Context: one part of a larger RNA
């Protein structure tokens, strides 16, 4: 000198764009953050309605609209947060998968025949303070089960072929066994769903060469350890797991141990080499009070799912229950320190739905903060009896100083009034917002501080103080004329900031 997610002191006019718990992965009141589909299903409720009986009330019945607890489907594994753990195939990069998976989406081939038994809801009885159950009875489906068909697929046994480093796994064909489905809407056409298989796209799993902090005052480490055989398990290879067999495997090219730490794109600095950092944004990983476990599912060992254990907190009728903000706000605590319990789904994107639409603290906006960067303003011109006043003085004067006053102007800003968007591709639809912007009127009006002045280093005098009070980044100032302390005048620097502290180069 540059830089910062900064803090502190003094000061503070405006706008645009960004950024904002670096500490306690501490504990959390309250609200919201993941739902949706009635065009899968049977009910229930409300309203309207057809017909019959009836004088009517009403009873039975028909059709429709709306609402929806439950069954069912899809989603809830995304999006959002945090950085505890992790020195590791975690990440980055290079390859491999002849060892693999893939819901929704796209392309292609083929199909969707017949039957069955339940169950929630509901009704009744009943237990419990509650949370929540138990029993009996009834019912539907795109829920569940069986049979058929088998384009296909899987497995078994033969055969043929090609590729490859390597084939039990690839291709073709034969025989046998096993193996599928669901409907809904519509007058219909048809559309959307469904089943099996092949291919694709995108996504993921696993393996791999290389790279990836400090300590040797850590030098030896290792029994599922290293390899083999067989089996289990997985979507898949594998000590991943088990049994048996062998005795291996790693290490000064740093094993093992200890400390620290999420990694990268990037960011800061530097001429570069390098050094430092990993906040915001993007990619990957890990985690969701702590530890463990599986279930469902295409995918989880699952932040707002489940079970068990623990700590903590809350409710309790003392028998037993309930909870998890490292989502958005917000509270307490900690701290030098970090914001609103705001508006909207209008846009972008996501989930569901045939759609209308619903949901969306993702997101878009607004609020707070000079926290940062950038821009603008605090007026412009003229104006000397160089006014008054302050300070200094050799008492002549010098200086603040064209500075002020005064005169003439301007209106960026400001105030008041009026008009008023783009963002919405195609009718309507805008939270932001009566915002940005434009026009008119008014009036210099609403707007300057802070640090320094001994040398480094740009800027000097007076008074006070008297090794005191104090200053200080280094050298050093202060003990009676202090340009170094304090105040005043003046001056210098930067400027809506200035200075200090901390950290990095």
């Nucleotide at each position: 000198g540059g830089a910062u997610g900064a803090a502190c002191g003094c000061u503070g006019g405006c706008g645009g764009c960004g950024u904002g718990c670096u500490u306690a992965a501490u504990a959390c009141a309250u609200g919201c953050a993941a739902g949706u589909c009635g065009a899968a299903c049977g009910g229930a409720g409300a309203c309207u309605u057809u017909g019959u009986a009836g004088c009517a009330a009403u009873a039975c019945u028909u059709a429709g609209u709306c609402u929806u607890a439950g069954u069912g489907g899809c989603g809830a594994a995304c999006g959002g947060g945090u950085g505890c753990g992790u020195a590791a195939c975690g990440c980055g990069u290079u390859g491999g998968u002849g060892a693999c998976c893939u819901g929704c989406c796209c392309c292609g081939a083929a199909g969707a025949g017949g039957g069955g038994g339940a169950u929630a809801a509901c009704a009744g009885u009943u237990c419990g303070a509650a949370a929540g159950g138990a029993c009996u009875g009834c019912u539907a489906a795109u829920a569940c089960c069986c049979c058929a068909u088998g384009u296909g697929g899987u497995c078994a046994u033969g055969g043929a072929g090609g590729u490859u480093a390597g084939a039990g796994a690839c291709u073709c064909g034969a025989u046998g066994a096993c193996u599928a489905a669901a409907g809904c809407a519509g007058c219909a056409a048809u559309g959307c769903a469904c089943u099996u298989c092949g291919g694709g796209a995108g996504g993921g799993g696993c393996c791999u060469g290389c790279g990836u902090c400090c300590c040797a005052u850590c030098a030896g480490c290792u029994a599922g350890u290293u390899g083999g055989u067989a089996g289990g398990g997985u979507a898949a290879c594998g000590g991943c797991c088990u049994a048996c067999c062998a005795a291996g495997g790693c290490u000064u090219c740093g094993a093992c141990g200890g400390g620290u730490a999420g990694g990268g794109g990037a960011c800061c600095u530097g001429a570069g080499a390098g050094g430092g950092u990993g906040g915001u944004c993007c990619c990957c990983c890990a985690c969701a009070u702590u530890g463990g476990c599986a279930c469902u599912g295409a995918a989880a060992c699952a932040c707002g799912g489940g079970c068990c254990a623990a700590a903590c907190a809350c409710c309790u009728a003392c028998g037993g229950g309930u909870g998890g903000c490292a989502g958005c706000a917000g509270u307490a605590g900690g701290g030098a320190a970090u914001a609103u319990u705001g508006g909207g789904c209008a846009a972008u994107g996501g989930g569901c739905g045939a759609a209308a639409g619903c949901c969306u603290g993702a997101c878009c906006c607004a609020g707070c903060a000079a926290c940062g960067c950038c821009g603008c303003g605090u007026g412009u011109g003229c104006g000397a009896u160089g006014a008054a006043g302050g300070c200094c003085u050799u008492c002549g004067g010098g200086u603040c100083g064209u500075a002020a006053a005064g005169c003439a102007c301007u209106u960026u800003u400001c105030u008041g009034g009026g008009a008023g968007a783009u963002g919405a591709g195609c009718a309507a639809g805008g939270a932001c917002a009566g915002u940005a912007u434009c026009c008119c009127a008014g009036g210099a009006a609403u707007a300057a501080g802070u640090c320094u002045c001994g040398g480094c280093u740009a800027a000097c005098u007076a008074c006070g103080u008297g090794c005191c009070a104090g200053c200080a980044g280094c050298c050093g100032c202060g003990g009676u004329a202090a340009a170094a302390c304090g105040u005043a005048g003046g001056a210098g620097g930067c400027a809506a900031g200035c200075g200090u502290u901390a950290u990095c180069c």

Overview:
The part of an RNA shown here (small-subunit ribosomal RNA, 5' domain) has 505 nucleotides and comes from Chloroflexus sp. The organism belongs to Chloroflexus, within Bacteria. Its Rfam family is "Bacterial small subunit ribosomal RNA".